[in-house]
RNA sequence: GUUUCCGGGGCGGGGCGCAACUCCCCACCGGCGGUGACAGUCCGCGACCCUUCGGCAGCCAGUUGAGGGUGGACCCGGUGGAACUCCGGGACCGACCGUGAGAGUCGGGAUGGAAGGGAAC
Numbered sequence: 001g002u003u004u005c006c007g008g009g010g011c012g013g014g015g016c017g018c019a020a021c022u023c024c025c026c027a028c029c030g031g032c033g034g035u036g037a038c039a040g041u042c043c044g045c046g047a048c049c050c051u052u053c054g055g056c057a058g059c060c061a062g063u064u065g066a067g068g069g070u071g072g073a074c075c076c077g078g079u080g081g082a083a084c085u086c087c088g089g090g091a092c093c094g095a096c097c098g099u100g101a102g103a104g105u106c107g108g109g110a111u112g113g114a115a116g117g118g119a120a121c
Stems, first nucleotide, its partner, number of pairs: 001121006012026004027105002029094002031045004040092002049069008074090005096108003
C1' cells in the first nucleotide's frame, strides 16, 4: 500500500403515583490512542450536535468527500525510582429525537458511521 474482519457497557430492589426501567432512595455501566505504572474524570481522538466548501447537471431535500466549530467530570491518603492511571477513602460526569411523567441504563436514527485494532498478501 491492497484486501478483509473486528470495533460500547449498564435499571436489579424499594417508594410515590391511574401512569415512571424517566421522579425519589439504594443499585449498575465506562469507546479508542497516548502517558516513567493498569485512566469514564490527565493529554489527545471518536461518537452526537452546529457549520463551510466541493461532487452527485440547476434549486430544496438527500447523499458523498474534505475542512471548521461545539463538546462532561477528582480530590485526599498510601506504596513506589516513577502513578490525577495502582491500593484505601470520599466525590463527580454522561449527545440528540421519542415517551401517559423529566432517561448515562428503555425505544429510535443505527443491520449506520467512526476513533482505532487484528489478519492475509